The prediction has a mean pLDDT of 87. Predicted 3D model of a 350-nucleotide part of an RNA (small-subunit ribosomal RNA, central domain) from an uncultured organism. Rfam family: Bacterial small subunit ribosomal RNA. The full RNA is in RNAcentral, with records from ENA and SILVA.
Context: one part of a larger RNA
RNA sequence: CUGGGCGUAAAGGGUAGGUAGGCGGGAUAUUAAGUUGGAUGUGAAAUCUCAUGGCUCAACCAUGAAACUGCAUCCAAAACUAGUAUUCUUGAGUACGGAUGAGGAGAACGGAAUUCCUAGUGUAGGGGUGAAAUCUGUAGAUAUUAGGAAGAACACCAGUGGCGAAGGCGGUUCUCAAAUUCGAUACUGACGCUGAGAUACGAAAGCUAGGGUAGCAAACGGGAUUAGAUACCCCGGUAGUCCUAGCCGUAAACGUUGUACACUAGGUGUUAGAGGUAUCGACCCCUCUAGUGCCGUCGCUAACGCAUUAAGUGUACCGCCUGGGGAGUAUGCUCGCAGGAGUAAAACUC
Numbered sequence: 001c002u003g004g005g006c007g008u009a010a011a012g013g014g015u016a017g018g019u020a021g022g023c024g025g026g027a028u029a030u031u032a033a034g035u036u037g038g039a040u041g042u043g044a045a046a047u048c049u050c051a052u053g054g055c056u057c058a059a060c061c062a063u064g065a066a067a068c069u070g071c072a073u074c075c076a077a078a079a080c081u082a083g084u085a086u087u088c089u090u091g092a093g094u095a096c097g098g099a100u101g102a103g104g105a106g107a108a109c110g111g112a113a114u115u116c117c118u119a120g121u122g123u124a125g126g127g128g129u130g131a132a133a134u135c136u137g138u139a140g141a142u143a144u145u146a147g148g149a150a151g152a153a154c155a156c157c158a159g160u161g162g163c164g165a166a167g168g169c170g171g172u173u174c175u176c177a178a179a180u181u182c183g184a185u186a187c188u189g190a191c192g193c194u195g196a197g198a199u200a201c202g203a204a205a206g207c208u209a210g211g212g213u214a215g216c217a218a219a220c221g222g223g224a225u226u227a228g229a230u231a232c233c234c235c236g237g238u239a240g241u242c243c244u245a246g247c248c249g250u251a252a253a254c255g256u257u258g259u260a261c262a263c264u265a266g267g268u269g270u271u272a273g274a275g276g277u278a279u280c281g282a283c284c285c286c287u288c289u290a291g292u293g294c295c296g297u298c299g300c301u302a303a304c305g306c307a308u309u310a311a312g313u314g315u316a317c318c319g320c321c322u323g324g325g326g327a328g329u330a331u332g333c334u335c336g337c338a339g340g341a342g343u344a345a346a347a348c349u350c
Base pairs, nucleotide, nucleotide: 004321005320006319007304008303012318014201015200016199021194022193023192025088026087027086028085029084030083031082033081034080035077036076037075038074039073040072041071042070049065050064051063052062053061054060091191092188093187094186095185096183097182098181099180100179104176105175106174107173108172109171110154114150115149116148117147118146119145120144121143125136126135162169163168206247207246208245209244210243211242215241216240220236221235222234223233258317259316260315261314262313263312266295267294268293269292270291271290272289273288274287275286276285299306300305323350324349325348332343333342334341335340
């Protein structure tokens, strides 16, 4: 190299657009690089194989043949791959008309709740727990009424509902740019698929600078519990959580299932559309497309299970795995302000 794998046993990159590369739809003509056939030259000798012979046999040796699966040149073929030219529309895309959505960015606004402040009513408790205590309250709390301030989050609607590449996204309105899908025509004419490296995005926590801070709350203090209690429970409480600008680049970043395309029984929900039937109209019903669930046949699977949203049957490309520990560590390098991240062994041991 060939070969085996990656839902749960080791193994799918966190995600996307995309460079090089790999692979790539139908028709016609042509070229002849790959491909196929033939010829010539070469492919040292020895070795290997076969035949014959020589040492009494054998090993060994000699002679001859074959072979040396290769390379070069020339001639020929033109199906396939490839190149060139022309062309096609089904892949891909554009235009047009609808529809949908917590998709993104910015701005403005709203109500409930919470805490705090002011004032009124009112009086002895409140709070908390398994039970208590720390705590709070006669300097008037808790409760209740009115007013004010602040920050954060958006009850119900809410749904194995929707959108987004993933992370993720949920009050309302406006502005900006974007996405998907359906329908019927027109247009471009293979413009496609994948994608090493590189680039962009990337929860939470964390970091830098400046703001903000209602609630919650690592650390920390106190009260309990306990043999102890550096915890679980309670009273407090700072970073942080929020905003702006920048960094970090990791997660059980999970569907633990890479992307794209094609094919392979059905049944039943639901979301967005289109068409038909019916109707005064709407529903109902039927068909198609795109998503999202459940069940299930063939098939697959070690089993569990998967099953047109495949883990089935195939194709293309990428990533990754190769016993456990040592170890996602050491060292080196790159990146980072740092924490650290990426890449990534070996000795030894079972």